A computed fold for a 252-nucleotide part of an RNA from a Bacteroidales bacterium, annotated as large-subunit ribosomal RNA, domain VI. RNAcentral holds the full RNA, with entries from ENA. Its Rfam family is "Bacterial large subunit ribosomal RNA". Lineage of the source: Bacteria > Pseudomonadati > Bacteroidota > Bacteroidia > Bacteroidales.
[in-house]
Context: one part of a larger RNA
């Protein structure tokens, strides 16, 4: 743009794409069959394996604005005590996320119509004969079952609800994140917890600095200290202010 007034939600599903894997083990059973030797259909249960989806509780990994050790040299006048640089200087850990090696979950059961194929009834052809008429079973295939998209499906579908006039709605603009190249999209905008902060707690690191106190002195101790990026929940301190524009038609 169209969908034949406009808009907000729910939605049906023509149509597509995706999935369809498999192996041992144990029961039936050492049973059926078999002289033995050996050794079953059928059914039921377990535990794999690749494969794929999710998702981060657990483990592991990564985590350059977390902590903490420490080396060289600079700086802050010197000491203490903190920076800057040196692959994040090196190193030892590690929240959120993100991720697998981690955890969870599938593949199925079913139904319809069939292949090969097996048959029932049953005639041409007084018998036979699955087939000519008629009716059955019968496959990881095929139509449905399952997941996901889907009404530009121009065949444009349905339903409920709002608005009949500066309407309903819906954009700017602003805080932003589960969303993210931009755009979308999802939360919020004082009738408010949307983001910072702040406060508590979870969580990390591993017990700061001054100073006291013990030690000649290294050191320990007061001290689970101090510090803290992304986590949870409180909290109007800060920042979502005032506004502005589209929209406003048609039938009857």
């Nucleotide at each position: 743009c169209g969908u034949u007034g406009g808009a907000a939600a729910u939605u049906u599903g023509a149509g597509a794409g995706g999935a369809u894997c498999u192996g041992a083990u144990u029961c039936u059973a050492g049973u059926a069959c078999g002289a033995g030797a050996g050794g079953a259909c059928c059914g039921a249960a377990u535990c794999g394996g690749a494969c794929a989806g999710a998702c981060c509780u657990c483990u592991a990994g990564u985590g350059c604005a977390c902590c903490u050790g420490u080396u060289g040299u600079g700086g802050c006048g010197c000491c203490a005590g903190c920076u800057g640089c040196a692959u994040c200087g090196c190193a030892g850990g590690g929240u959120a996320g993100c991720u697998a090696c981690g955890u969870c979950u599938g593949g199925a059961a079913g139904a319809g119509a069939u292949a090969a194929g097996c048959g029932c009834u049953g005639a041409a052809a007084g018998c036979a004969u699955c087939u000519a008429a008629g009716c059955g079973c019968g496959a990881a295939g095929c139509u449905u079952a399952c997941c996901u998209c889907a009404a530009g499906a121009u065949g444009a579908g349905a339903u409920u609800u709002c608005c009949u006039u500066u309407a309903a709605g819906g954009g700017c603009c602003g805080u932003u994140a589960a969303a993210g190249a931009c755009u979308a999209u999802g939360a919020c905008g004082u009738u408010g917890a949307u983001a910072g902060g702040u406060c508590a707690c979870a969580g990390g690191u591993g017990u700061a600095a001054a100073g006291g106190c013990a030690g000649u002195a290294a050191u320990g101790u007061c001290a689970a200290a101090g510090c803290c990026g992304a986590g949870u929940g409180a909290u109007a301190c800060u920042a979502a202010u005032u506004g502005c524009c589209c929209g406003u038609a048609a039938a009857c």